The prediction has a mean pLDDT of 84. This is a predicted structure of a 353-nucleotide part of an RNA (small-subunit ribosomal RNA, central domain) from an uncultured bacterium. RNAcentral holds the full RNA, with entries from ENA and SILVA.
Context: one part of a larger RNA
RNA sequence: CUGGGCGUAAAGGGUGCGCAGGCGGCCAUGUGUGUGAGGCGUGAAAGCCCGGGGCUACACCCCGGAAUUGCGCCUCAAACUGCAUGGCUAAAUCAUUGGAGAGGGUAGCAGAGUUCAUGGAGUAGCAGUGAAAUGCGUAGAUAUCGUGAGGAAUACCAGAGGAGCAUGACGGCUACCUGGACAAUUGCUGACGCUCACGCACGAAAGAGUCGGGAGCAAAAGGGGAUUAGAUAGCCCAUGUAGUCCACGCCUUGUCCGGUCCACAAUAGGUGCAGGCGGAUUCGACCCCCCCAGGACCCCAGCUAACGCGUUAAGUGUGCCGCAAGAGGACUACGGCCGCAAGGCUAAAACUC
Numbered sequence: 001c002u003g004g005g006c007g008u009a010a011a012g013g014g015u016g017c018g019c020a021g022g023c024g025g026c027c028a029u030g031u032g033u034g035u036g037a038g039g040c041g042u043g044a045a046a047g048c049c050c051g052g053g054g055c056u057a058c059a060c061c062c063c064g065g066a067a068u069u070g071c072g073c074c075u076c077a078a079a080c081u082g083c084a085u086g087g088c089u090a091a092a093u094c095a096u097u098g099g100a101g102a103g104g105g106u107a108g109c110a111g112a113g114u115u116c117a118u119g120g121a122g123u124a125g126c127a128g129u130g131a132a133a134u135g136c137g138u139a140g141a142u143a144u145c146g147u148g149a150g151g152a153a154u155a156c157c158a159g160a161g162g163a164g165c166a167u168g169a170c171g172g173c174u175a176c177c178u179g180g181a182c183a184a185u186u187g188c189u190g191a192c193g194c195u196c197a198c199g200c201a202c203g204a205a206a207g208a209g210u211c212g213g214g215a216g217c218a219a220a221a222g223g224g225g226a227u228u229a230g231a232u233a234g235c236c237c238a239u240g241u242a243g244u245c246c247a248c249g250c251c252u253u254g255u256c257c258g259g260u261c262c263a264c265a266a267u268a269g270g271u272g273c274a275g276g277c278g279g280a281u282u283c284g285a286c287c288c289c290c291c292c293a294g295g296a297c298c299c300c301a302g303c304u305a306a307c308g309c310g311u312u313a314a315g316u317g318u319g320c321c322g323c324a325a326g327a328g329g330a331c332u333a334c335g336g337c338c339g340c341a342a343g344g345c346u347a348a349a350a351c352u353c
Base pairs, nucleotide, nucleotide: 005323006322007307008306012321014202015201016200017199021195022194023193025088026087027086028085029084030083031082034080035077036076037075038074039073040072041071042070049065050064051063052062053061054060092189094187095185096184097183098182103178104177105176106175107174108173109172110154115149116148117147118146119145120144125136126135162170207250209248210247212245216244217243222239224237225236262319263318264317265316269298270297271296273294275292276291278289279288302309303308326353327352328351335346336345337344338343
């Protein structure tokens, strides 16, 4: 120093790709890097420890032993590890066939609704609230019919549903471009794998830059009406600019949550959902049975402080990365890096309890 942790107590990085690094399937041969055994040398003396002895005793001193857990050399072993060579097929790719999907991008198109404009017809209200008022309307509104413009979003289907590395996020229709997963065949390659500090890419909303666009919404702002003792308010009402939308380039945060990192292995069952193959049956299908991969619920063993988890593990194990170490100070200061800015990332201490 180690023996312990991270769903909710402090603690899983927002997500992926991935260099270095760490770890790594089966067989054979060789080698002898690590590893193990024996021997030799060295590991100064003193000290510590053990045994014995000398000062009357102790301190102190003397003798012997042990220890010095190390290093070097020689000899040996060859299971494991490493290295080298050869081989293998279960991992991991690839190929062929197939079905599923709101996976991504671009363009076009469609219908419903809101708003506005215009025309018809029509008359006194409309809108709004707890109640009102501001507001709109006799210069003809609201309600109603026709025509047109424009922007944004896609009712039903829709589901514990699906796809996506997914965090984010993805939902009208059509075309084009394009990524991946899955199943079946078991044909090819043959460990080409897992994880990943640094790095790179992606990353809601809000925000910021430039150019457009602007119907609706609007708890930014602003002005108005109410409410109220006041009401520079959150709440209510009528308005309304940024914004919300598009393009390009930024920002890089979050309750980015399953509050559960990724990969692999084996480990009772039951129910229903969606994808695919096969079997059985059938005229053909559905229902039924089996398998693979996914997403849910209930539960055995086991685990857990409990709640609960439970083949989608929080159980049993392995590999790798990240993280925590009383609360506050502090998702802060300083410094560095990044950013147009807003700010972000990294990240203390004094002090207090």